[in-house]
Molecule: THF (Tetrahydrofolate) riboswitch aptamer
Organism: uncultured Ruminococcus sp.
RNA sequence: CAGAGUAGAUGACGGUGCGUUAAGUGAUUGGCAGACGGGGAGUUGCUGCUGAAACGAAAAGGUAUAUGCCUUGCGGUACCGUGAUCGCAUCCCGCUG
Numbered sequence: 001c002a003g004a005g006u007a008g009a010u011g012a013c014g015g016u017g018c019g020u021u022a023a024g025u026g027a028u029u030g031g032c033a034g035a036c037g038g039g040g041a042g043u044u045g046c047u048g049c050u051g052a053a054a055c056g057a058a059a060a061g062g063u064a065u066a067u068g069c070c071u072u073g074c075g076g077u078a079c080c081g082u083g084a085u086c087g088c089a090u091c092c093c094g095c096u097g
Base pairs, nucleotide, nucleotide: 001097002096003095008086009085010084012082013081014080015079016078017077018075019074020073028052029051030050031049032048033047034046038093039092040091041090059072060071061070062069063068
């Protein structure tokens, strides 16, 4: 000088669910906690839980009488799997050439 590697993030596909009697998702704000390449430190960044107060939606058909079941949708919906892309906030030390 060059390079490798994590947690994780994003979106695609597949599967199984949840909601459609509106939860969830997303935005604001308070509190608490966690994680952040092999080692150490670690934020004003990231993630999770939780309180508050707002915003806000797509249903249709079949069965035929049951708050049921089935099908097709819808929701910036949850989880799992596959492969893709991105990927030390930063500082010190280390690894490979």